[in-house]
Context: one part of a larger RNA
């Protein structure tokens, strides 16, 4: 000098930041990922319609006529809601740093060995069929979680057929080029592979299929860099290489069969310990040393271990299955759960916050849109935790007052300090006004917030402490104590005049802080 700090004393305001460093300990409760009815069949509600029905009322020549309510049924219609099928998104965003000494990360290259939903550009297309399964209905099992059987049904769900190249595979011929395997391209033959509709009166538009290119995001490989220990010296059998096969988006012992016996290592293998890495941060004249909170990039993880499914993408924090530990429910047969998301609780600890408001802005998901969702985010609350700014008054005022301290009793000092006079109104209090952030086509739309800010009024009123004073080191006297009580970073003070202990006065330093402790330079 610095700090994600803590502790002691003290504490007026504002702005901007920061806030479990420990138990990757366990978690009550609420919320944190949904959305689309313009993909689909239902169900429910509402409205109007049709059919049946015929009340009250009116009229009457008492026969009736007229009138049309309640109610019931109905299938098409419109609107709204939505459990289910279906689509897209739940692989982003948010958290944590346990593991990891590794191509994890950083940097520079490579892939002639690769993938990429949504988006953009271009080319071509979307013909004609089929069978199901939820929902639903009936029956039924179970305490529950959740099922079972039978029957019916729709689709942008599923499956054949047709169409088929600039696609894929195989075979053949040629050209150009390179970086070894080869790459690009032209051409011929054979085989194979696609689709879905919705809205709208319509125009059209949004979706769909195939192919090529782009963009974005990823995968893989390599050079170099990357902590400590030799009181760790040898390590290794899928081990090292080859052939073949399988597997993958893709190369590869990635896996397997066979063959060979290699491969790494004092330029530190192996083993053990420690650790997420970086941009950066702190310090330093620099070289360097230390560090990796907040913010940004990458990686890894999601109760522990393992596994795959779906999907463009996961071996998936708020998905699935199995095993373990733990917690909860149970009718004892069986079930449910996972805060290292935001709040919050217990625990641990020297120590770290609200079970807040809003989607107004920015951004994300879905949707044609309206809109819905969003503890991302924007804000507010708490904390002097940090940095920065402001204030606690300004000018005048000597009888150098009173009081305090001290004294050689003359005085000295506190000290222009106070009183007193004249002012000011920053902050504060009250009242009035009151935003920017809001952008889109006009309008509408602000959580923050009646906040910031502006105007007026009031009154010095409401706002100073902490540490030190032997030397280092700025700042001294008195009393008490008497090697006691105590101080102390080092040297060292204290045993009767202690500037070093304790108190008081005075002084010095910093100041809404000041000291102490811890850690790094």
């Nucleotide at each position: 000098g610095a700090c994600g700090a803590a502790c002691g004393c003290u504490g007026g305001c504002g702005g901007c930041g920061c806030g479990c460093c420990u138990a990757a300990c366990a978690c009550a409760u609420g919320c944190a990922a949904g959305u689309c009815g313009a993909a689909c069949g239902g169900a429910g509600c509402u409205u109007a319609g049709a059919u049946a029905g015929g009340a009250a009322g009116u009229u009457u020549u008492c026969g009736g006529a007229u009138g049309g309510a309640a109610u019931a049924u109905u299938g098409a219609a419109a609107g709204c809601u939505u459990a289910g099928u279906g689509g897209c998104g739940g692989a982003c965003g948010g958290g944590u740093g346990a593991g990891u000494a590794a191509c994890a990360c950083g940097u520079g290259a490579g892939c002639a060995a690769c993938c990429u939903a949504c988006c953009c550009u271009u080319a071509a297309g979307a013909g004609g069929g089929g069978g199901a399964c939820a929902a639903c209905a009936u029956c039924u099992g179970g305490a529950a979680a959740c099922g079972g059987a039978u029957g019916c049904u729709a689709a942008u769900a599923c499956c054949g057929c047709a169409u088929a190249a600039c696609g894929u595979a195989u075979u053949g011929a040629g050209a150009u080029c390179g970086c070894a395997u080869g790459a690009u391209u032209u051409u011929a033959a054979u085989a194979c592979c696609a689709a879905a509709g919705g809205a709208g009166c319509a125009a059209u538009u949004c979706a769909c299929u195939u192919a090529a290119g782009g963009a974005u995001g990823g995968g893989c490989u390599c050079g170099c860099g990357c902590c400590c220990g030799a009181u760790u010296a040898g390590a290794u059998a899928g081990u090292u290489g080859g052939u073949g096969a399988g597997g993958u988006a893709a190369c590869g012992g990635c896996u397997c069969a066979c063959c060979a016996a290699g491969u790494c290592g004092a330029c530190g293998a192996u083993c053990g310990g420690u650790a997420g890495c970086c941009g950066g941060a702190c310090u330093g004249a620099g070289a360097g040393g230390u560090u990796g909170a907040u913010c940004g990039g990458c990686c890894a993880c999601a109760u522990u271990g393992g596994g795959a499914c779906u999907g463009a993408g996961a071996c998936a924090c708020g998905g699935c299955c199995c095993a373990g530990a733990c917690u909860c429910c149970u009718a004892c047969g069986g079930g449910a759960g996972g805060c290292a998301g935001c709040a919050g609780u217990g625990g641990g600890g020297g120590a770290u916050a609200u079970u807040g408001c809003a989607c107004a802005a920015u951004g994300g998901g879905g949707g044609a849109a309206a809109c819905c969702c969003u503890g991302a985010u924007g804000c507010a609350g708490c904390g002097a935790c940090g940095c920065c700014g402001c204030g606690u008054g300004a000018g005048g005022g000597a009888a150098g007052a009173c009081g305090g301290u001290u004294u050689u009793c003359g005085g000295a000092u506190u000290g222009u300090a106070a009183a007193c006079c004249u002012c000011u109104g920053u902050c504060u209090u009250c009242a009035g006004g009151g935003a920017c952030g809001a952008a889109a086509c006009a309008a509408a739309u602000g959580a923050c917030g009646g906040u910031a800010c502006c105007u007026g009024a009031g009154g010095a009123g409401g706002a100073a402490g902490c540490c030190a004073c032997g030397g280092c080191u700025a700042a001294c006297u008195a009393c008490g104590u008497g090697c006691c009580a105590g101080c102390a970073g080092c040297c060292g003070c204290g045993g009767u005049a202690a500037u070093a202990c304790g108190u008081a006065g005075g002084u010095g330093g910093c100041a809404a802080g000041c000291g102490u402790u811890g850690u790094c330079c």
This is a predicted structure of a 521-nucleotide part of an RNA (small-subunit ribosomal RNA, 5' domain) from an uncultured bacterium. The RNAcentral record of the full RNA draws on ENA. It matches the Rfam family "Bacterial small subunit ribosomal RNA".